A computed fold for a 73-nucleotide RNA from a Candidatus Berkelbacteria bacterium, annotated as transfer RNA. It was read from a public genome assembly. The prediction has a mean pLDDT of 81. Rfam family: tRNA. Its family is annotated with triplet codon-amino acid adaptor activity in the Gene Ontology.
RNA sequence: GCCCCAGUAGCUCAGUGGAUAGAGCAAAUGUUUUCUAAACAUUAGGUCGCAGGUUCGAGCCCUGCCUGGGGUA
Numbered sequence: 001g002c003c004c005c006a007g008u009a010g011c012u013c014a015g016u017g018g019a020u021a022g023a024g025c026a027a028a029u030g031u032u033u034u035c036u037a038a039a040c041a042u043u044a045g046g047u048c049g050c051a052g053g054u055u056c057g058a059g060c061c062c063u064g065c066c067u068g069g070g071g072u073a
Stems, first nucleotide, its partner, number of pairs: 001072007010025004018056001027043005049065005
């Protein structure tokens, strides 16, 4: 250089073009407890890597770029 895969919450990951983007763990608050832990309830946390395009509608399809991983002479 070329080819393939991945990028979504603090972390690990779902989400096969259509309702307000979700789960587990982690965090905060509350209940309980002498205290902590556990349990239970509630809450917060996301310009879906960046920029363009297609579409009535894009996390999802297309193009370029960036980052990480793998392959190849």